RNAcentral holds the sequence, with entries from ENA. This is a predicted structure of a 73-nucleotide RNA (transfer RNA) from Meredithia crenata. The prediction has a mean pLDDT of 82. It matches the Rfam family "tRNA". It is annotated as a transfer RNA.
């Protein structure tokens, strides 16, 4: 430069165009123990990459933009 898959919590990842974006780990705080682990219960945490459009109604569809993978040149 082309095409292609992708960016959603702190990490890894779900979400059929419609209720309040959720899960597992992580981390706070409680129960428990002599004191931990490991078990258990409550929470916190989100500009859905950034900006425009479609729609009553966007993370979800369309554009552009911009970052990360990979093809091919």
């Nucleotide at each position: 430069g082309u095409c292609u898959a992708g960016g959603u919590a702190g990490c890894u990842c779900a979400a059929u165009g419609g209720u309040u974006a959720g899960a597992g780990c992580a981390u706070a705080g409680g129960g428990u123990u002599g004191a931990a682990a490991a078990c258990u219960c409550u929470g916190g945490a989100g500009u859905c990459a950034u900006a425009g459009g479609u729609u009553c109604g966007a993370g979800u569809c369309c554009u552009a933009u911009u970052c990360u993978g990979g093809a091919c040149a």